[in-house]
RNA sequence: GCCCGAAUGGCGGAAUAGGCAGACGCAAGGGACUUAAAAUCCCUCGGGAGCGAUCCCAUAUCGGUUCAAGUCCGAUUUCGGGCA
Numbered sequence: 001g002c003c004c005g006a007a008u009g010g011c012g013g014a015a016u017a018g019g020c021a022g023a024c025g026c027a028a029g030g031g032a033c034u035u036a037a038a039a040u041c042c043c044u045c046g047g048g049a050g051c052g053a054u055c056c057c058a059u060a061u062c063g064g065u066u067c068a069a070g071u072c073c074g075a076u077u078u079c080g081g082g083c084a
Stems, first nucleotide, its partner, number of pairs: 001083007010026003019067001028044005046057004060076005
């Protein structure tokens, strides 16, 4: 230099012939139980606006296509692999 693959909450990791983003698990917070704890059980858990209903933003970054993009297209960044 060329080719291939990957990048998603604090962590692992789902969601692919485009259609509710974050399933499930771990971690974390609150509660129950306990003399106290462990274990177990219940609830919550991306960010912002709003009294609220609800709305907006968020899948490495920036654009494009589309009514609609994690998903398709282009460029870039980083990581892994292959060729030279």
A computed fold for an 84-nucleotide RNA from an uncultured Clostridia bacterium, annotated as transfer RNA. It matches the Rfam family "tRNA". Gene Ontology term of the family: triplet codon-amino acid adaptor activity. It is annotated as a transfer RNA. It was read from a public genome assembly. Model confidence (mean pLDDT): 82 of 100.